[in-house]
The RNA shown here (c-di-GMP-I riboswitch aptamer) has 89 nucleotides and comes from an uncultured Gemmatimonadota bacterium.
RNA sequence: UUCGACAAACGGCAUACUCGUUGAAAGACGAGGACGCAAAGCCUCGAGGCUAAAGCGAUGGAAAUCGCCAUGCCGGUCGGGCCACCGAA
Numbered sequence: 001u002u003c004g005a006c007a008a009a010c011g012g013c014a015u016a017c018u019c020g021u022u023g024a025a026a027g028a029c030g031a032g033g034a035c036g037c038a039a040a041g042c043c044u045c046g047a048g049g050c051u052a053a054a055g056c057g058a059u060g061g062a063a064a065u066c067g068c069c070a071u072g073c074c075g076g077u078c079g080g081g082c083c084a085c086c087g088a089a
Stems, first nucleotide, its partner, number of pairs: 003087002012037002017032006035076001041082003045079003048074003055068005
């Protein structure tokens, strides 16, 4: 430096769900809680997925409904980049 064992040790993160806050929503944050994770640490560069406020179009007397769409979101969807504990081969 690479790698990661039917190892070990110190630890770490925190799914679902509940409560609160926030947001149009997806979601995010805080507390509780653990399904799991050797990068489930950080970053939207590529892909993929989620939502559809505003905008556009259609229907409608209107209210509203439907469709399209990311500039919004997901790093616990994958790839990629960066940083990193321990120590068998």
Annotation
The coordinates come from a structure-prediction model, not an experiment, and the mean pLDDT is 87.